[in-house]
RNA sequence: GAUGAACGCUAGCGGCAGGCUUAACACAUGCAAGUCGAGGGGCAGCAAUAAGUAAGCAAUACAUAGUUGGCGACCGGCGGACGGGUGCGUAACGCGUAUGCAACCUACCUAUAACAGGGGGAUAAUCGAGAGAAAUUUUGUUUAAUACCCCGUAACACUAAGAGAGGCAUCUUUAUUAGUUGAAAGAUUUUAUUGGUUAUAGAUGGGCAUGCGUAGCAUUAGUUAGAUGGUGAGGUAACGGCUCACCAUGACUACGAUGCUUAGGGGAACUGAGAGGUUUAUCCCCCACACUGGUACUGAGACACGGACCAGACUCCUACGGGAGGCAGCAGUGAGGAAUAUUGGUCAAUGGACGGAAGUCUGAACCAGCCAUGCCGCGUGCAGGAAUACGGCUCUAUGAGUUGUAAACUGCUUUUGUAAGAGGGUAAAAGAUAGCACGUGUGCUAAAUUGAAAGUAUCUUACGAAUAAGGAUCGGCUAACUCCGUGCCAGCAGCCGCGGUAAUACGGAGGAUUCGAGCGUUAUCCGGAUUUAUUGGGUUUAAAGGGUGCGUAGGUUGUUUAAUAAGUUAGUGGUAAAAGACUAUGGCUUAACCAUAGCACGCCAUUAAGACUGUUAGACUAGAGAAUAGGUGCAGCUGGCGGAAUGUGUAGUGUAGCGGUGAAAUGCAUAGAUAUUACACAGUACACCGAUUGCGAAGGCAGCUGGCUAAUCUAUAUCUGACACUGAGGCACGAAAGCGUGGGGAUCAAACGGGAUUAGAUACCCCGGUAGUCCACGCUGUAAACGAUGAUAACUCGACGUUGUUAGUUUUCUAUCAGUGUCUAAGCGAAAGCGAUAAGUUAUCCACCUGGGGAGUACGACCGCAAGGUUGAAACUCAAAGGAAUUGACGGGGGCCCGCACAAGCGGAGGAACAUGUGGUUUAAUUCGAUGAUACGCGAGGAACCUUACCCGGGCUUGAAAGUUAGUGAAUAAUUUAGAGAUAAGUUAGUCCUUCGGGACACGAAACUAGGUGCUGCAUGGUUGUCGUCAGCUCGUGCUGUGAGGUGUCGGGUUAAGUCCCAUAACGAGCGCAACCCCUAUCGAUAGUUACCAGCGAGUUAAGUCGGGGACUCUAUCGAGACUGCCAGUGUAAGCUGUGAGGAGGGUGGGGAUGACGUCAAAUCAGCACGGCCCUUACGUCCGGGGCGACACACGUGUUACAAUGGGUGGUACAGAGAGCAGCGAGACAGUGAUGUUGAGCGAAUCUUGAAAGCCACUCUCAGUUCGGAUUGGAGGCUGAAACUCGCCUCCAUGAAGUUGGAUUCGCUAGUAAUCGCAUAUCAGCCAUGAUGCGGUGAAUACGUUCCCGGGCCUUGUACACACCGCCCGUCAAGCCAUGGAAGUUGGGGGUGCCUGAAGUAUGUUACCGAGAGGGACGUCCUAGGGCAAAACCGAUAACUGGGGC
Repeated sequence: GAUGAACGCUAGCGGCAGGCUUAACACAUGCAAGUCGAGGGGCAGCAAUAAGUAAGCAAUACAUAGUUGGCGACCGGCGGACGGGUGCGUAACGCGUAUGCAACCUACCUAUAACAGGGGGAUAAUCGAGAGAAAUUUUGUUUAAUACCCCGUAACACUAAGAGAGGCAUCUUUAUUAGUUGAAAGAUUUUAUUGGUUAUAGAUGGGCAUGCGUAGCAUUAGUUAGAUGGUGAGGUAACGGCUCACCAUGACUACGAUGCUUAGGGGAACUGAGAGGUUUAUCCCCCACACUGGUACUGAGACACGGACCAGACUCCUACGGGAGGCAGCAGUGAGGAAUAUUGGUCAAUGGACGGAAGUCUGAACCAGCCAUGCCGCGUGCAGGAAUACGGCUCUAUGAGUUGUAAACUGCUUUUGUAAGAGGGUAAAAGAUAGCACGUGUGCUAAAUUGAAAGUAUCUUACGAAUAAGGAUCGGCUAACUCCGUGCCAGCAGCCGCGGUAAUACGGAGGAUUCGAGCGUUAUCCGGAUUUAUUGGGUUUAAAGGGUGCGUAGGUUGUUUAAUAAGUUAGUGGUAAAAGACUAUGGCUUAACCAUAGCACGCCAUUAAGACUGUUAGACUAGAGAAUAGGUGCAGCUGGCGGAAUGUGUAGUGUAGCGGUGAAAUGCAUAGAUAUUACACAGUACACCGAUUGCGAAGGCAGCUGGCUAAUCUAUAUCUGACACUGAGGCACGAAAGCGUGGGGAUCAAACGGGAUUAGAUACCCCGGUAGUCCACGCUGUAAACGAUGAUAACUCGACGUUGUUAGUUUUCUAUCAGUGUCUAAGCGAAAGCGAUAAGUUAUCCACCUGGGGAGUACGACCGCAAGGUUGAAACUCAAAGGAAUUGACGGGGGCCCGCACAAGCGGAGGAACAUGUGGUUUAAUUCGAUGAUACGCGAGGAACCUUACCCGGGCUUGAAAGUUAGUGAAUAAUUUAGAGAUAAGUUAGUCCUUCGGGACACGAAACUAGGUGCUGCAUGGUUGUCGUCAGCUCGUGCUGUGAGGUGUCGGGUUAAGUCCCAUAACGAGCGCAACCCCUAUCGAUAGUUACCAGCGAGUUAAGUCGGGGACUCUAUCGAGACUGCCAGUGUAAGCUGUGAGGAGGGUGGGGAUGACGUCAAAUCAGCACGGCCCUUACGUCCGGGGCGACACACGUGUUACAAUGGGUGGUACAGAGAGCAGCGAGACAGUGAUGUUGAGCGAAUCUUGAAAGCCACUCUCAGUUCGGAUUGGAGGCUGAAACUCGCCUCCAUGAAGUUGGAUUCGCUAGUAAUCGCAUAUCAGCCAUGAUGCGGUGAAUACGUUCCCGGGCCUUGUACACACCGCCCGUCAAGCCAUGGAAGUUGGGGGUGCCUGAAGUAUGUUACCGAGAGGGACGUCCUAGGGCAAAACCGAUAACUGGGGC
């Protein structure tokens, strides 16, 4: 895009079309084929007429008369073979197209010629008598014809004869002669018409034959007995095995016979750029069929839809004896189905039958009805109208946006609608009647008649926006976006996919988009799909080259001459039905629709051309082959010979192990092994040479040598003269393993045995070991049979090797031919790559491919002894499977390098007690968070109340706090009562400032506001941890690649470093590194108070205490200094090395701050902020009490120890950095002490602050101790409303575990570890042994980078990308699905054989009938149908069973 469509929602009108695709299933009822009286006898019914009776007439009634109009039934003629329906069958001369019939027929029609004389006998009807329920039927009498028969006449029919002409072989035709057979019909009116017979011709319609075209399956390969042909006969309209007799043995088939399955064919329709693909509904042509099967009759025509006979199935009637029927005609019914209409009107028109005609008949046809089934057209209003209304929806929410000029409202119009009317328009001209003309059956004229559709189309008037809009969609493809609800649920979905609490994807809403009386969905076809490729594809690695050769058919084929004209090209002619399509014009108001005209494919014939292909005849040598000469080789077959190794045997020497492995063991060995020597035997394989070497078609081929066979190369250019290439089937060869028979058997070695390894080990390793491995003869016929690359031929830059000849030159070297390799230009390729040995450019032929799995499976067939091989599907299932390359990540891959990573050391943890944190458990609550490294002395740098978020209880509800607006009151202080308190009710005191507007503060009503440590760190900001202070992460431009990407950033060095140097299709740059900043180590300058005090002076018990000083220390500002700068060595350089020099310091001097791109959906909504959700007399808030402190247990981090490098007692020395007014607090006094009382000084270089280890003495003497201090008792102190739960400190007493800590594990490389104390934050106090700082004393060790861990760079493999904590294989268990096999069961179509055999045609016969013709009866042949039998084929189903998919 399309449809004979269906379904869902919706629906105003008209025009034109269409309407059982399924059950060729069954059918009630009505209709669909009759007509002619101008063929006939007649006359039932109707009508007319006539005389008659009803004793006159009329009316009426009755009876009579075929007398008339007409006419049921009958005889006869013509038509029922057309028209209408359907698509069962048919793969066929059925259809299409083009031809032929010298092999034919044709009623009605037309033309021409001739003719129609005489005669005869019947019969239906009618009438009579019967049978039967009926259908129907028997019999007797009588009668007619355009019914039937006979005679005459006529041949152009038939036979025979010869002659002429023609053609196409048989033959045809013309005229003549002889013979034979053989015609007729009348009717009506009386003018004529019509009909009849014969013959010829035409037209129309048919019959037959032929060329070409016209489905699928080869898992259908052979078929055929009237079969193929001949002779003769019969039959037919006609040819013909159409039929029969005889004879011959043919005929068809790989260019697809036969079989099976499916199917009416065509014009045409849909789609497509076309070529094609699909379809065959409506309309037209042809065919076939008419309940199923068979058969003939009649006829011009049938083997006959609404005829006959028979058989069968089914239905109906029946009096059970017997009969009737055929909607695939039009309507209609049932059934089937997703699904397809009215038991309508009319012959008015068109057409048909009959008729002389009027006319009759006509479910053909024309119309109407139903259905949005399709195509086309029209409408559902138009203009104005902004307070941009209300409402809805959304948002950044006093408002804005959108729905939206949309509505309301005003004006206008009236297609459509309703009503009325008009009007009468179109399709109509014939026929008949009358008149006129002339040739008497034609023309002209006149008036009248005929309409189903239909009172329809059309037109006019009135009314009044009045009667008329929906469907689908809105994540991308694909035009159109927000809110709410839901929460991997409900659901959506064409593909990708959406949904797990912020869904533009589900459902609803608002809005939008699109089409519009329709819109969507489903189904089917074509397109896109170059995705079967003729146009127009491929095969190294994506699917795909046969394992290799020889060769048949076939396809293709070198140069040249002539002929021919099959192909080819052009012209002409015929045909190509109409409709349709296309173009033009016209008719319906337009369009759809319709009409008229034009154009056109294919096939056939003919004429011409002669290039190319073909064919025929001839010539050539460039392809191919042969010849001569010379080479080459692991080419093949078959003999002979050889040494090495291995094993075995014999003998010797010799002694305890050998052998084997990662380590072992099994095994062998004192009966003498292994080792070694000699000899012998057996079977196998051929070291070195040996190689991108050589040979062969491939498989493959290797010691030396003889014979036989084949191949190939070179040279010569002697011969043949296209002899060539490819190659479906076919034939041959074909590794290893395997099979058969017979040998052989040394080694090795499936199976098997044993030993190990292991969780196991039906393996890898070891010890043994049988088939086999070897030979001969057969079979098998497959391999990653690979260059994953078919064969042949031609052409297309170069470089470097190598094998075999040859030529030049004879050292090198150069060239040609034939091979064999590497790199490369162009070109090709998706890329990797290929690249004269093509995967480049061409030609010919063959083979093969068409998503993955199922599956190289099943079934069938063929081959094989078997194993198995060849050929080779489907159901079902998935949305991928795959190739090449890229970036990462990973590897029990590789290379290089680094780090307290290991190693070397020092000290710890893990064992004890306690402190603290966590888990768990418990609890009313034990609030919450943090959980490998990167949680666990973490948030918390201070939980008795408060904090506090938790629990129990008691209260409040605009609220505990903040803002705005009235009102009232100063604020405030003290105090009473109740209560646990919050709170409630009171009392007293107090009257603020002011510019007089008001302000500060408090109370309080109402309202707008609040509040939440409630949830989501996976909605977020900010902040932080970690990789990691690791050296990386990127960009611009350029270059490169189809692209992802790459290059730069790689390589060689170097560095702590992507630090620097060199090289370089890269050149530069950014964030990181480093440096800049701070502290510290040295010096200088400046400045000296509260710091300092050398010299001078004063002064004290003593003291920078004082005057002074600016030297020193120090303080705090500015500078200097260090840069591989210098030297030596080394290196191109960067740089490195050095006990170098100098220097306070030397190679980043030490430390800090500083943390790239990013990773972990890492942590935090409870620090803060913030989106969304949730609570609002509570999830908010106030208060009292409790809890966060629990305790069988487990873990982390610490403290103190276990002691003598120590404990205790006494004495004594030296810091730094800090802090301090609700503070630090000297000193004095009291107390054993914590501490208390009093209190100088100090808001600080001024005052306050004891350093400890150390050192000097004394004591303890290895013990659970004078170690260790837990725990507990008692007594006190301090803070604080308050130390019970639950604080710290002091004194006295008590004196637990613990004697150096398993596996394992942590920190540290120098002022470091270790050890010692000091200070501070928080803080009323303190659970601080924590944290953060400060200084004192002050080590050991590093060979080195194999290993563990982590990291960086390069490289490699990858089926990983959530990235190895990845991916993924197979069995088993459960469920579902399709399928193979299968004892059997059951069904189907076709064929074969035998029996039987209706009707009917043909034919035979002696008995019967008949004058005869003929009939009857009985047979023969054939057949439909029926029965029996044995096979083959195709299905369905099945216990059980096999694998497969999800």
Small-subunit ribosomal RNA from an uncultured bacterium, 1446 nucleotides, folded computationally.
The coordinates come from a structure-prediction model, not an experiment, and the mean pLDDT is 81.
The sequence is in RNAcentral, with records from Greengenes.
Rfam family: Bacterial small subunit ribosomal RNA. Its family is annotated with structural constituent of ribosome and ribosome in the Gene Ontology.